This is a predicted structure of a 105-nucleotide RNA (SAM riboswitch aptamer (S box leader)) from Domibacillus aminovorans. The sequence is in RNAcentral, with records from Ribocentre. Model confidence (mean pLDDT): 81 of 100. Lineage of the source: Bacteria > Bacillati > Bacilli > Caryophanales > Domibacillus.
[in-house]
RNA sequence: CUCUUAUCAAGAGAGGCUGAGGGAUGUGCCCGAUGAAGCCCGGCAACCAUCUUUUUUAGAAAAGGUGCCAAAUCACACAAAGCAAUGUGCUUCGAGAGAUGAGAG
Numbered sequence: 001c002u003c004u005u006a007u008c009a010a011g012a013g014a015g016g017c018u019g020a021g022g023g024a025u026g027u028g029c030c031c032g033a034u035g036a037a038g039c040c041c042g043g044c045a046a047c048c049a050u051c052u053u054u055u056u057u058a059g060a061a062a063a064g065g066u067g068c069c070a071a072a073u074c075a076c077a078c079a080a081a082g083c084a085a086u087g088u089g090c091u092u093c094g095a096g097a098g099a100u101g102a103g104a105g
Base pairs, nucleotide, nucleotide: 001105002104003103004102005101006100007099008098013041015040016039017038021031022030023029025077026076027075028074042069043068044067047065048064050060051059052058073097078094080092081091082090083089084088
């Protein structure tokens, strides 16, 4: 990097260093000197792994491998249906894209 598969409405600091950006992309809309991103500490969760139960269900724990800690994956991006309406808005559903875990190449 590609493929398969599961999940994505919950949760998580008024700490330290540092100092201008950040929210994947586009558009929008937001966050940010009352401190962004990053690093450290802290925390959340429980995918893998562990233990029990059992034979693939349920449960426990949180030491290990990851992950995560504004807003639903911030909203919309493509298609269908419905409603309003006259060119866009709203709702539902699916796809695509993205993120993360596990497995394979």